The prediction has a mean pLDDT of 81. Predicted 3D model of a 72-nucleotide RNA (transfer RNA) from a Bacteroidales bacterium. Lineage of the source: Bacteria > Pseudomonadati > Bacteroidota > Bacteroidia > Bacteroidales. Rfam family: tRNA.
Parts: sequence; structure tokens; C1' cells
RNA sequence: GGCUCCAUAGUUCAAGGGAUAGAACGGAAGUUUCCUAAACUUUAGAUUCGAGUUCGAGUCUCGGUGGGGCUA
Repeated sequence: GGCUCCAUAGUUCAAGGGAUAGAACGGAAGUUUCCUAAACUUUAGAUUCGAGUUCGAGUCUCGGUGGGGCUA
């Protein structure tokens, strides 16, 4: 250089083109406890970037960026 796969919360992962993008762990607050832990309740937090298609895009198309693999 060529081909190919991936990019969603702090982390690990979901989400057939359509309700408010969810879960677990982690964070915060509260209840309980003499204190801590555990348990329970509540809560904050994300679609890598730019275009395009569409009534509607996390999802489809093109390009950029970053990462992995194969190949020369």
C1' cells in the first nucleotide's frame, strides 16, 4: 500500500429503520446498622466525526479519524 472487521454510559455488552437508546458492574444520595460491609430504594451518565438516503438512522450508503486482523 491492498483487503477486511470494529467504534453506544467510567468498564463489559444489548438494541429486526419507528415509543423516553437499555442491562450488569462501577459512581452519587437515602433507608437499615453503634460503625463498616451486605441488602433495599432512588438518581446522574453514552450512540467517534462529516455528508447522504428516508416521513423517520445507533441501525442503510459514502468519506474522514482511531483500533484489530489478513496479505504484499